[in-house]
Molecule: transfer RNA
Organism: Tepidisphaeraceae bacterium
RNA sequence: GGCCUCUUGGCGGAAUUGGCAGACGCGCUGGACUCAAAAUCCUGUUCCCGCAAGGGAGUGCCGGUUCGACCCCGGCAGAGGCCA
Numbered sequence: 001g002g003c004c005u006c007u008u009g010g011c012g013g014a015a016u017u018g019g020c021a022g023a024c025g026c027g028c029u030g031g032a033c034u035c036a037a038a039a040u041c042c043u044g045u046u047c048c049c050g051c052a053a054g055g056g057a058g059u060g061c062c063g064g065u066u067c068g069a070c071c072c073c074g075g076c077a078g079a080g081g082c083c084a
Stems, first nucleotide, its partner, number of pairs: 001083007010026003019067001027045002030042003046057004060076005
């Protein structure tokens, strides 16, 4: 230098056929149980606005296509791999 793959909450990782984003697990918060703990069970766990009902934003970054984008297209950044 060329080509390929990947980038989603604190972490792992789904949703990929364009149509409810964050399922499930780990971790963490609060609670139950216990003399106390471990284990187990229950609850909550992106951000903003709102008294509430509810609304909006958000998938590495910037744009594009589309009624609608994590998903398709272009550029950039980062990580990994192959070739030279």